[in-house]
Context: one part of a larger RNA
This record gives sequence, structure tokens and C1' cells, in this order.
RNA sequence: CGCAGGAAAUUUGAGAGGACAUGACUCUAGUACGAGAGGACCGAGUCGUACGGACCGCUAGUGCACCAGUUGUCACGCCAGUGGCACCGCUGGGUAGCUAUGUCCGGAUGGGAUAAGUGCUGAAAGCAUCUAAGUACGAAACCCACCUCAAGAUGAGAUUUCCCAAUCAGACACCUCGAAGAUGACGAGGUUGAUAGGCGAUAGGUGUAAGCGCAGUAAUGCGUUCAGCCAAGUCGUACUAAUUCGUCGAUCGA
Repeated sequence: CGCAGGAAAUUUGAGAGGACAUGACUCUAGUACGAGAGGACCGAGUCGUACGGACCGCUAGUGCACCAGUUGUCACGCCAGUGGCACCGCUGGGUAGCUAUGUCCGGAUGGGAUAAGUGCUGAAAGCAUCUAAGUACGAAACCCACCUCAAGAUGAGAUUUCCCAAUCAGACACCUCGAAGAUGACGAGGUUGAUAGGCGAUAGGUGUAAGCGCAGUAAUGCGUUCAGCCAAGUCGUACUAAUUCGUCGAUCGA
């Protein structure tokens, strides 16, 4: 821009894509078969492999905004306590998120029309013949069924609801943001508000802060103290910021 008024939502599915894998073992059954050796079809079940999808409760990893320990040096006048730099200085852990090595799930089933093949009836050709007329089966392949996209399907579909006289329905812009994201886009909100920050509580992490007291010559230990500190989690709370304004959008539809 189109889809002959403008919108919001919900859809149909022409068409397109994906998936379709496979092993071992047990029972049937040491049965059928076979002199024996050996050893089934059919059917039922169990456990896997690879592949794919989703997720983070478990296990494990990362986690340069969390906690602790520690070396050298510089600074805060000194002690103590902290901070800077040294690969995040190094080391031990680690929330959320993101992950696999972790967990769950999947390729099931059924139908249609068939291939090779197997038939039934049956002539041409008094017989025979699956075929010529007719008719029944038959495969991981084909068409559905399963999952995803899909009306620019210009063949532009359908349904519901809203609006039409000064700006309405609605959208944009602006702002607070996001398990969305390069930017657009998408989604949650904008005071009739929990959208983000802050604050409170809590989960969880680290592992018992500083100061003071006590013991010890001291290093250090013990008590106060499962303390102190704390990111992205959860629940709450208008304290702060989403203020006001603005722009587009018609006139009943050639």
C1' cells in the first nucleotide's frame, strides 16, 4: 500500500514445513519343524541406543554486581577497621538467569488408495486362466491421521463486538519496564496504578561480622553470635518515577 467505511478480538485452512529410526532380552516355547544338531512364524511384554522437543524440582556447570579466607604493595595521620591495584590478584563456596552431563515427553494408533505378490468368479479359447467385464487382499513408500506456520489464498475468506458529527471506537507518540529484544517489533503497565526502583518480610548464599569483654607474654582462642553481610528470586507496601499536554483516525461507506 492492498483486501471499497473505520476499528478490536476470535478463527477456517488453500498451501508449506517437521516428524516417521532401531537393537537386545523375556514369555508364547525348547513348542511347530527336524533323525539329530538346531530351532521358528504369529502374538504379548520389558529394558535400551541414537535423534528430536520442553524444562531447571534433582545432579552438575557457569555465575567479572553475593559471602568468606589470603599474598604483595599503596592510601585513608597511627592502632584497629576499610578501600585501590596486582588475570575477577589468588583460593573456597554460590542466588537468579542461561545450560547438559540432569529430568520429563515423543516417533502411538487407525483409515484410504496402491506396488511386487496372493486370490475369487470368469470368458475370449465348451478345457484352463488373478483379467478381458466384475471382485477381495496386500508394504517403513503415497494420501490422511500427529506437531508447527499459514487469507498478499490479490481467489485477499468467516464469526463476534464497538464507532460515526468534532472529534468517537481505536491507534500512535511520550514515560516505567520485561523470563521480548542489535534497532524496529512483541508483551506488561502508566495514579481508577504494584510497571521499575526504594523499603519491609522471606526463600536462598556465605559461614559466626565489627565493637566490647574474658583467657593467654604473644600468635591466637572463647563469649556476645546459626552472627554479620547479601545480585538478578517470592510476597507485600505508593516512599520515588510512570504528570499534564500532543498526533493520527471519520461523517453510514464508490